[in-house]
The prediction has a mean pLDDT of 84. Predicted 3D model of a 1490-nucleotide RNA (small-subunit ribosomal RNA) from an uncultured bacterium. Rfam family: Bacterial small subunit ribosomal RNA. The RNAcentral record of the sequence draws on ENA and SILVA.

RNA sequence: AGUUUGAUCCUGGCUCAGGAUGAACGCUGGCGGCGUGCUUAACACAUGCAAGUCGAACGAGUUACAAGAGGGCUUGCCCUUUUGUAACAAGUGGCGGACGGGUGAGUAACGCGUGGGUAACCUACCUUAUGCAGGGGGAUAACGCUUGGAAACGAACGCUAAUACCGCAUAAACUAUGGGGCAUCGCAUGAUGCCUAUAGCAAAGAAAUAUCGGCAUAAGAUGGACCCGCGUUGGAUUAGCUAGUUGGUGAGAUAACAGCCCACCAAGGCAACGAUCCAUAGCCGGCCUGAGAGGGUGAACGGCCACAUUGGGACUGAGACACGGCCCAAACUCCUACGGGAGGCAGCAGUGGGGAAUAUUGCACAAUGGGCGAAAGCCUGAUGCAGCAACGCCGCGUGAAGGAUGAAGGUCUUCGGAUUGUAAACUUCUAUCAGCAGGGAAGAAGAUAGUGACGGUACCUGAAUAAGAAGCUCCGGCUAACUACGUGCCAGCAGCCGCGGUAAUACGUAGGGAGCAAGCGUUAUCCGGAAUUACUGGGUGUAAAGGGUGCGCAGGCGGCCCUGUAAGUCACGAGUGAAAUUUUGAGGCUCAACCUCAAAGCUGCUAGUGAAACUAUAGGGCUAGAGUGUGGGAGAGGAAAGUGGAACUUUGAGUGUAGCGGUGAAAUGCGUAGAGAUUCAAAGGAACACCAGUAGCGAAGGCGGCUUUCUGGACCAUAACUGACGCUCAGGCACGAAAGCGUGGGGAGCAAACAGGAUUAGAUACCCUGGUAGUCCACGCCGUAAACGAUGAAUGCUAGGUGUUGGGGUCUACGGACUUCAGUGCCGAAGUAAACACAUUAAGCAUUCCACCUGGGGAGUACGACCGCAAGGUUGAAACUCAAAGGAAUUGACGGGGACCCGCACAAGCGGUGGAGCAUGUGGUUUAAUUCGAAGCAACGCGAAGAACCUUACCUAAACUUGACAUCCCUAUGCGAGGGCAGUAAGAUGCCCGUUUAAUGCUUGCAUUAACAUAGGAGACAGGUGGUGCAUGGUUGUCGUCAGCUCGUGUCGUGAGAUGUUGGGUCAAGUCCCGCAACGAGCGCAACCCCUAUUCUUAGUAGCCAGCGGGUAAGGCCGGGCACUCUAGGGAGACUGCCAAGGAGAACUUGGAGGAAGGCGGGGAUGACGUCAAAUCAUCAUGCCCCUUAUGUUUAGGGCUACACACGUGCUACAAUGGGUGCUACAAAGGGAAGCGACCCCGUGAGGGUAAGCAAACCUCAAAAAAGCACUCCCAGUUCGGAUUGUAGUCUGCAACUCGACUACAUGAAGAUGGAAUCGCUAGUAAUCGCGAAUCAGAAUGUCGCGGUGAAUACGUUCCCGGGUCUUGUACACACCGCCCGUCACACCAUGGGAGUUGGAGGGGCCCAACGCCGGUGACCCAACCCUUUAAGGGAGGGAGCCGUCUAAGGCAAAACCAAUAACUGGGGUGAAGUCGUAACAAGGUAACC
Repeated sequence: AGUUUGAUCCUGGCUCAGGAUGAACGCUGGCGGCGUGCUUAACACAUGCAAGUCGAACGAGUUACAAGAGGGCUUGCCCUUUUGUAACAAGUGGCGGACGGGUGAGUAACGCGUGGGUAACCUACCUUAUGCAGGGGGAUAACGCUUGGAAACGAACGCUAAUACCGCAUAAACUAUGGGGCAUCGCAUGAUGCCUAUAGCAAAGAAAUAUCGGCAUAAGAUGGACCCGCGUUGGAUUAGCUAGUUGGUGAGAUAACAGCCCACCAAGGCAACGAUCCAUAGCCGGCCUGAGAGGGUGAACGGCCACAUUGGGACUGAGACACGGCCCAAACUCCUACGGGAGGCAGCAGUGGGGAAUAUUGCACAAUGGGCGAAAGCCUGAUGCAGCAACGCCGCGUGAAGGAUGAAGGUCUUCGGAUUGUAAACUUCUAUCAGCAGGGAAGAAGAUAGUGACGGUACCUGAAUAAGAAGCUCCGGCUAACUACGUGCCAGCAGCCGCGGUAAUACGUAGGGAGCAAGCGUUAUCCGGAAUUACUGGGUGUAAAGGGUGCGCAGGCGGCCCUGUAAGUCACGAGUGAAAUUUUGAGGCUCAACCUCAAAGCUGCUAGUGAAACUAUAGGGCUAGAGUGUGGGAGAGGAAAGUGGAACUUUGAGUGUAGCGGUGAAAUGCGUAGAGAUUCAAAGGAACACCAGUAGCGAAGGCGGCUUUCUGGACCAUAACUGACGCUCAGGCACGAAAGCGUGGGGAGCAAACAGGAUUAGAUACCCUGGUAGUCCACGCCGUAAACGAUGAAUGCUAGGUGUUGGGGUCUACGGACUUCAGUGCCGAAGUAAACACAUUAAGCAUUCCACCUGGGGAGUACGACCGCAAGGUUGAAACUCAAAGGAAUUGACGGGGACCCGCACAAGCGGUGGAGCAUGUGGUUUAAUUCGAAGCAACGCGAAGAACCUUACCUAAACUUGACAUCCCUAUGCGAGGGCAGUAAGAUGCCCGUUUAAUGCUUGCAUUAACAUAGGAGACAGGUGGUGCAUGGUUGUCGUCAGCUCGUGUCGUGAGAUGUUGGGUCAAGUCCCGCAACGAGCGCAACCCCUAUUCUUAGUAGCCAGCGGGUAAGGCCGGGCACUCUAGGGAGACUGCCAAGGAGAACUUGGAGGAAGGCGGGGAUGACGUCAAAUCAUCAUGCCCCUUAUGUUUAGGGCUACACACGUGCUACAAUGGGUGCUACAAAGGGAAGCGACCCCGUGAGGGUAAGCAAACCUCAAAAAAGCACUCCCAGUUCGGAUUGUAGUCUGCAACUCGACUACAUGAAGAUGGAAUCGCUAGUAAUCGCGAAUCAGAAUGUCGCGGUGAAUACGUUCCCGGGUCUUGUACACACCGCCCGUCACACCAUGGGAGUUGGAGGGGCCCAACGCCGGUGACCCAACCCUUUAAGGGAGGGAGCCGUCUAAGGCAAAACCAAUAACUGGGGUGAAGUCGUAACAAGGUAACC
């Protein structure tokens, strides 16, 4: 920084950016320097090498040479021998093989680190010092010979040397012992020095001028050994461990102390400051990271330790219990003649194996170092170098300058261009690296010479060429960098959030860009960020987190004054803190990495000296903390015993009769065998109305009638006593609601379980009737609760106000006022807090102690342990899974939450729909097709203001392909009218003439060009009612003509946001008034517009006719007039203006006057911000996709009109408020030329014929109908109703078969007022009656208009529906059509239990017991010394063998532990749209929860 939300703040996890690595993998790869390179199988190893050396320790020997002697003789050769020289090297002997090199298995330990100790020790070689080396002896390998064996390897006999071995002598010193004394020192056991007695112990020579070696002793140095303080991983779901264990005495063993070992004695020792056990691990200097504190790590380099196939053991030696030594056992491998043998790469290379993964069977001892040697020298896979590997770090290069026509190509494009891009080409220049040629080191050392693996290397010089040298990752946000195409929840990406379902900057490719660069990415691991374990540096009311409460041991912390000590603390100097590393300053490789030098540092430990404030400690004192005493009052504090009344139930008796009871309504139940009701009496158990109060008491749980007894605590007053006696508290102990358990009682009411009745789709519930445990008592368990103030205890400090409980004081005018201590509430300042809120009863400011937390789920589960009679409790994980889970507050939405208000919303009414027939639309079905769309309100007489063809989009059949339509190009022609001819019955048709416009040339009627028209042709293209309304524009519906929706500035809030816009009134209205941290403003409301109601005025034709005149049978018919009606222009009028009352001197409301009209007069147009991915790609337009001899175009016929059915909207009815017949009135608003069509005639009629008038206030459609006046019908399927059907017609039209309307005659169905349910309407409205228009050839019961007649009702807002405002709850925000829980079914995953099975590791017991040490024995064997004496002698001493203790491996049996696995089984998690219900979130529909 990203990520929980609609948004916000917080908590909290997850993730990223940084650095690092012995790394690995993918792609790529020029050079050099310096480093590094089996992290896995301490798996197994072929082959070679890695430890030898010394002839100046020794004998024998071999070879060569020289000399001498002898012999053979072939007289220059051979043999033998002696001496000498040189070389070899088996053996004896010495030194070294304990170093160097490897590895990290084991080890949680004095192993390591650090600091000390040894008065408890050793030390070859080396150094220093002192002293010594006399004289003897006996063997033995080699060798010879014999012999066994396959071999390895031996055996017997015989010979020989030494610096090999063994006595003896000498003994200053040394060791041991004994005795005695003196001096000095130490914390102590004691140590040192001096004097003395006894006993014991040495030696080797080589070489030959030098010198080296030997022995003893002392000291040093070096290297080791042992002991101690401190530090050194996790687990308590490991709490007890221990018999040589702890100590003592004595003996032994050791270099040395010590239970190290043994005998005896005692019973100790360790452990909550974590013993024992289990797991893991070599430790450190350092390295990585980090601001630091820390965290991680222990490759390379350096120090220590441990190990050397596994286990055990000792020998030798100065040193080992020994990597390249020995013995034994085990496993494995190899050889074998089967008898027996050999081996140990965790040395350097190398091989196999394992693995993601790690190199050459190289060169050299030139340097550095080591071993041996007097030395030369030899040996040295230590080491120095080289090889391989981008494994890491560092350096260099892949060119530099100029170069615009901004080339070509690529990509994108709005087609103009942009970009790649000075990039390239091209010109000039340079040569680092690599390549070639020439020269050529240092490293070599204290005389000179000689000596180089690396290496002809580094380095220097020269010539020549830009020639040979760039990739990788990324480009949605975090995070620098964007476009096109492909794909279409596919393929894929992904570190987190998340992309992909046809316009993907997120997949793949391309172009472009960003970053790093011989590398770049990925993966793994560590630190950081993470203050996310918080020492530095966090928290716990509600986010995770205060223990249910108290008492209290250990522990931690602790009042005031004085004096001492010096453990902590502080200061000073000292020792140590290896080197390397790190830091700083220098220096050397051309620089750097790297290397060298110097300094700092190493924050630690140790000892010393000093200081004394604080802590500690010792002593003394004080009274403010704490406690005691004395005097008071308050209280549901506790325990026991007794006692009271009301109510309830039961029982008995009486009265009395049919119900009672219960519910939303019922039923089960009780009752005629007498209930319920009522009266009296009795019994029983439990609980204690009123008082009663955020009153009291108690540590909490909790405690309530009254009385008595016993008893705990608190408070107030007083200031006599003690003198810090205090606070907190792990473990421990005690208490601890309800439920539950055990034993025994008790049982009235209530009441889990259970039964029945209801409710319900179901109802194992809610409701009802019953009812058992239980509730009560005694005793004993349990030990948990949302045991809550969700707030641990204690102390001090920090504004107030106002109630209340208990006690005290002062004053009083007796009302009270002021004050103090202890409780208990509310409000509130500072402060705190994420906010809510807390606020002297803190969640403020501080101190002390305890408890607890570290993402959600899994899970308070499993296993283990402890407790419990059981139920269960306490303690308490992991695998796996998610990117959240959560707190507080905000805005909305929602609620079967609340308050207020409105609306034909209900109610009050009137008339309908739903039933019938028909019309029309829809669904469904059918069909070749029944074209498509619309779908709750807000689709369904809707698009469609009108489907016979057309329309038409559908189906069948057929036809066309630049197309029915548009533009461009090419070619050809010039239409039509008219005339003539041919032709025909007349036509059709053919031929000819004629023949468009403009310009130019000009030959004047030809040519060219252009325009226009037609035909033909090619291709660009046309065309699509094909898809997507979820890509869109436009338009429309709806909430809703509802009163709302916002903004600027200011203010408040960390913020989302709030305020304004809320409140009190009022209104149809966010309309207006008042108030107010708000003040203003905008879109809406209202008004402005139109119609209508009254009137005035202007104007009178096609309108009108009062008066005047004329005229008729009649008639504005005529003259005339414009008064009236009317027409259509302009005005007036209504504004709560006036009065009264109410109201706040408001807004406004109510009533009244006047007025045609009164409080918006009636109606219309007008539709805020937005909602519904609402509707429409088929009105139109349009992106993208699709079709292109077809999804385009055209023609004919059919279909959209189908029909078991269902629904919507209507018409006509069911009749008498009616039907029929006749007669007679009164409208408004419209239409009319491809039109309306009068009069007249014909037809029963639809209509036909004829034809006047009228482009209309003129003519016409046109008759208005209901109404009225008469007559008739008499309640019936009718003189109601008209469906259906038959026949005959009319009209329109190319055409009425599918499929038109109308007419006449005939036929005369259902239907008798309509279930549940549901619709419209508040006045000129409903209802009812007719008229007209659009569309239209024709075809309305539909739609849109017009007038006529003309009601009823509204108490009111409880309820239904919709809406508005405020408020409240919320786990909703896709917003309740929301969210969400559990079982079951399926798949997968990890896990618990599990009869068991298998394996591992460790300990204990018993058995057997190798090698070996030790002990014993030792009749067998034995050279050195001794004694007898010469022999088969004895002794001392030693050995073989045997016995014994110990003992590895092995065996036997058992228990516990840890893993793996297992039929079956338990729950858990995750999965696509499965099943059943509806538990939770709103009062979630029974408040939820523990």